[in-house]
Context: one part of a larger RNA
RNA sequence: UUGGGUCUAAAACAUCCGUAGCUUGCCUUGUAAGUCUUUUGUGAAAUUUUGUCUCUUAAGGGCAAAACGAGCAAGAGAUACUGUAAGGCUAGAGACCGGGGGAUGUGAGAAGUACAACUAAGGUAGUGGUAAAAUACGUUGAUCUUGGUUGGACUAACGAUAGCGAAGGCAUCUCACAAUAACGGUUCUGACAGUGAGGGAUGAAGGCUAGGGGCGCAAAACGGAUUAGAUACCCGUGUAGUCCUAGCAGUAAACACUGCGCACUAAACAUCGGGACCUCCUCGAGAGGUUUCGGUGCUGUAGGGAAGCCGUAGAGUGCGCUACCUGGGAAGUAUAGUCGCAAGGCCGAAACUU
Numbered sequence: 001u002u003g004g005g006u007c008u009a010a011a012a013c014a015u016c017c018g019u020a021g022c023u024u025g026c027c028u029u030g031u032a033a034g035u036c037u038u039u040u041g042u043g044a045a046a047u048u049u050u051g052u053c054u055c056u057u058a059a060g061g062g063c064a065a066a067a068c069g070a071g072c073a074a075g076a077g078a079u080a081c082u083g084u085a086a087g088g089c090u091a092g093a094g095a096c097c098g099g100g101g102g103a104u105g106u107g108a109g110a111a112g113u114a115c116a117a118c119u120a121a122g123g124u125a126g127u128g129g130u131a132a133a134a135u136a137c138g139u140u141g142a143u144c145u146u147g148g149u150u151g152g153a154c155u156a157a158c159g160a161u162a163g164c165g166a167a168g169g170c171a172u173c174u175c176a177c178a179a180u181a182a183c184g185g186u187u188c189u190g191a192c193a194g195u196g197a198g199g200g201a202u203g204a205a206g207g208c209u210a211g212g213g214g215c216g217c218a219a220a221a222c223g224g225a226u227u228a229g230a231u232a233c234c235c236g237u238g239u240a241g242u243c244c245u246a247g248c249a250g251u252a253a254a255c256a257c258u259g260c261g262c263a264c265u266a267a268a269c270a271u272c273g274g275g276a277c278c279u280c281c282u283c284g285a286g287a288g289g290u291u292u293c294g295g296u297g298c299u300g301u302a303g304g305g306a307a308g309c310c311g312u313a314g315a316g317u318g319c320g321c322u323a324c325c326u327g328g329g330a331a332g333u334a335u336a337g338u339c340g341c342a343a344g345g346c347c348g349a350a351a352c353u354u
Stems, first nucleotide, its partner, number of pairs: 004325003007308002012322001014202004021195003025089007033082002035078008048066007092192001093189003096185003104178007111155002115151008126137002163170002207248006216242002221237004259321006267299001269297012303310002327354003337346003
C1' cells in the first nucleotide's frame, strides 16, 4: 500500500539474448468487438422524498407519485479513436555495397629484457637484511664480473582525461578464422519494432575435480626480531595457489552505488572515428580551417533536486515496458524447496526486541 519512490536516505537483476504478455509508424476500404447515442424490458418489498388520509396531536400507520438507477438483456443507429480483415507506403527497423578505425574474441607461431637454476672462467672474505639487528647464505670458495645452456612467468618506454567490448574484461609482434560499432551510398525488404515474467547464454578474483607445469611471488606453516604479551606490522624461509588443458562453481564496493528504448529542450572547450567543402603545399597514406554524423570527457543556461549536485552522455520535459522498496535489529539467519563433488548459491520468514 499511495495521485509515493529507487545516484548518496529502504529500493535498478552482474550483463546480454529471448518465450508469453504489455506497448507500438503513415494512408485507404470493409466490419462494428471495445466506445458513444437511443428505444424497450428488468431493476421485489421495506427504507428515502413529496402530497394526502388517519389514530385528539407527535412518533407510527394507509394510499398515490417520484426517487433509488448503476448494471444486465434484446433491438435500432454513429464510426473519430482502439480492435479486427484486406490492400498500399517509407520516415522506424533490417539487409546490401564502399573506404577507413579499434589492447574485440579464439587458435597457432615468433620475439624481448628481467629473473632463477646449472655449467665454464676470473676473483677473495665476507654476503644478505634492517630503524637497529638476528635467523639465513659463504673457504666443500659465496656475494661480485664475463661467456654458454635450460626453465617458467610476464610484456617496460610508447600510454593518454585515449581506444575496443553487453558486462566481466582486453596491451610485444605476425598469421589464420570469427564478430561488432560508427560514417557514407540510397540498391533491396516493407513495421519485420520496443521491453521482457518464466527460460537460456556469458560472467573478475578466490575456491573445487582430473592431468600437466612450477621462475618469481606467496595464504597456511616454521624461524629471527619488536613488545608487558605479539597467534601481527618488519626480516629470512616456505606449501597450496598463481600458469596450461578439460570440467564444476556463479559470487564482488560485478559501482557511474544511476534498468532498457524513443522523442523534445541554450551555449563554450578538449579529444577519438568517419564524411563534405575550402586554403596552403616540399604533391607525401603532408599541414591548417569551416561544417556535419557518431563516441569519450569537462564547464555551464533553462529546468530539476532536501542538498551535495545533475544538466542534449539528465538526476530536465513526456511516452512504452521490466525489476525492486515500505522503520532499526533478529537476518540474508531458521525452515521447506531447489542447484552444487564440496565450499556454498538461489528463494527466504517469524517469535522476540526497539